[in-house]
RNA sequence: GGGGGAAUAGUUUAGUGGUAGAAUAACGGUCUUCAAAAUCGUUGGUGUAGGUUCGAUUCCUGCUUUCUUCG
Repeated sequence: GGGGGAAUAGUUUAGUGGUAGAAUAACGGUCUUCAAAAUCGUUGGUGUAGGUUCGAUUCCUGCUUUCUUCG
């Protein structure tokens, strides 16, 4: 330098065009003499800039970061 993949919650990740889910973590409640465990609830997210579309996490392009491969 060329090719290919990835970027979603604090963390690990699901989601192939129609209002974004789970686990875990954090916080609060119940239980307990107290704590842990268990259980119920709450908060919190689509890397960035554009394009297509009535509508984009999803399709297209550039950029950034990262993994891999060829030389």